[in-house]
RNA sequence: GAAGCCUGCCAGACAAUCGCUGCUUAUCGUUUUCGGUAAGGGGAGGAAAGUCCGGGCUCCAUAGGGCAGAGUGCCAGGUAACGCCUGGGCAGUGAAAGCUGACGACUAGUGCAACAGAGAGCAAACCGCCGAUGGCCGCUUGCGGCUCAGGUAAGGGUGAAAGGGUGCGGUAAGAGCGCACCGCGCGUCUGGUAACAGCACGUGGCACGGUAAACUCCACUCGGAGCAAGGUCAAAUAGGGGUUCGUUGGCGCGGCCCGCGUUGAACCCGGGUAGACUGCUUGAGAAUACGGGCAACCGUAUUACUAGAUGAAUGAUUGUCCACGACAAAACCCGGCUUAUCGGCGGGCUUCUUCA
Numbered sequence: 001g002a003a004g005c006c007u008g009c010c011a012g013a014c015a016a017u018c019g020c021u022g023c024u025u026a027u028c029g030u031u032u033u034c035g036g037u038a039a040g041g042g043g044a045g046g047a048a049a050g051u052c053c054g055g056g057c058u059c060c061a062u063a064g065g066g067c068a069g070a071g072u073g074c075c076a077g078g079u080a081a082c083g084c085c086u087g088g089g090c091a092g093u094g095a096a097a098g099c100u101g102a103c104g105a106c107u108a109g110u111g112c113a114a115c116a117g118a119g120a121g122c123a124a125a126c127c128g129c130c131g132a133u134g135g136c137c138g139c140u141u142g143c144g145g146c147u148c149a150g151g152u153a154a155g156g157g158u159g160a161a162a163g164g165g166u167g168c169g170g171u172a173a174g175a176g177c178g179c180a181c182c183g184c185g186c187g188u189c190u191g192g193u194a195a196c197a198g199c200a201c202g203u204g205g206c207a208c209g210g211u212a213a214a215c216u217c218c219a220c221u222c223g224g225a226g227c228a229a230g231g232u233c234a235a236a237u238a239g240g241g242g243u244u245c246g247u248u249g250g251c252g253c254g255g256c257c258c259g260c261g262u263u264g265a266a267c268c269c270g271g272g273u274a275g276a277c278u279g280c281u282u283g284a285g286a287a288u289a290c291g292g293g294c295a296a297c298c299g300u301a302u303u304a305c306u307a308g309a310u311g312a313a314u315g316a317u318u319g320u321c322c323a324c325g326a327c328a329a330a331a332c333c334c335g336g337c338u339u340a341u342c343g344g345c346g347g348g349c350u351u352c353u354u355c356a
Stems, first nucleotide, its partner, number of pairs: 001352010012321007020043002023040007045327001049338002052336005057226004064258004069222005074088005089103001090101004104217002109215002111211002126156002128152003134147006164182006183206001184204005189198003230278004240269006249263004286303007
């Protein structure tokens, strides 16, 4: 200098004028609801998005057990919790820094693998190889050739995949048939909390394959509904009409059963009212410093209070600067994940080239 990988922060800025909204203080009007004036401090995000997970909170409600159903799936930690995060193991990938993982079980069972191929799983004989014993032929009567029955799966072919690999022996020809080494299974030992690892030791010729984001089995976890939850006040009504069941019943907010609670309940038609307040923002939160920890994170101290709208508040104009502004707007609140995205400023690491 170049090319990469991981990660942190910012998200147009400043000034002026007018305008919107919430709070505090003062004051005026007044229906003490509400409105006006002045001053002060505030006013959309890193994803506010998707509604995919986990909760806080509220109600059912006194809320237990089981079945079905759903979710997760290596180990150890973190967390309120999680399907999230951190670290490690194994596997894949990259030259590397790194990145990814839907990572339990195929001897519990069932299913699936088109086409090709002899054969796709207690599988199989297409081309080949052998063929002593049977048969035929030739001849030097003991050989040679062909071949049936039979044997074989080492060689070749098909296929994504064809029953461990290399070598030696053995055989009619072959084959873990036997042996050596490698591979694989099992056991012991060593290291590690563990998942796992090992040029450790021993043992077994060992093999009925692959696939579970196929059904399934195993382990662990799981009530439901949701701020349009819920609470208070106000208003209005036709305490109307009909049907069903009725303590052996009705009702109890995903389905079923048991148990428990409670004592009436469900459905249809018709009529009336629907406004205000609250929930609503101080929080498992943030920033800084110190300590512990590889890290995620935890502890202590200090500092600050930072949107709460309800047909829905952030806008408009001018000037300057610049990185020339992308994706894009809260609606009860948090912790994550995923998706979209113009640029800028930092930190660490990997590789190449050059110079000293």

The prediction has a mean pLDDT of 77. Bacterial RNase P class A, 356 nucleotides, folded computationally. Of the family's consensus pairs, 95% are formed in the model. Rfam family: Bacterial RNase P class A. It is annotated as a ribozyme.